[in-house]
Molecule: SAM riboswitch aptamer (S box leader)
Organism: Desulfuromonadales bacterium
């Protein structure tokens, strides 16, 4: 990079260098942004996907809805909404569904 798989309506910022931008792409909307964007650095933190510890276990699968915090990842706004496809309508929406993308594991 490419694949399989699970999950996305929870939660968690400060400061510090920087100096205009940022919410993935495209396009539409609506935010945030000099009261300081994006990067990157230090700390703090949520969170529990792998791990670990307990358990039970036909060794294949599991369980503690959370006991640790060693890898990750994440700390505006549902993954900001929408985009295609159904249904349903008071034609203003409402609901599902794909599809994308994200992040964790596993494969090539």
């Nucleotide at each position: 990079u490419c694949u399989u798989u699970a999950u996305u309506c929870a939660g968690a910022g400060u400061g510090g260098u920087g100096g205009a931008g940022g919410g993935a792409c495209a396009a539409g909307g609506c935010c945030c942004g000099a009261c300081g964007a994006a990067a990157c650095c230090a700390c703090a933190g949520c969170a529990a996907c792998c791990g670990g510890u307990c358990c039970a276990u036909u060794u294949g699968c599991g369980g503690a809805c959370g006991c640790c915090a060693g890898g990750u990842g994440c700390u505006a706004a549902u993954u900001c909404c929408u985009u295609c496809c159904c249904u349903g309508u008071c034609u203003g929406c409402a609901g599902g569904g794909a599809g994308a993308a994200a992040u964790g594991a596993g494969g090539a």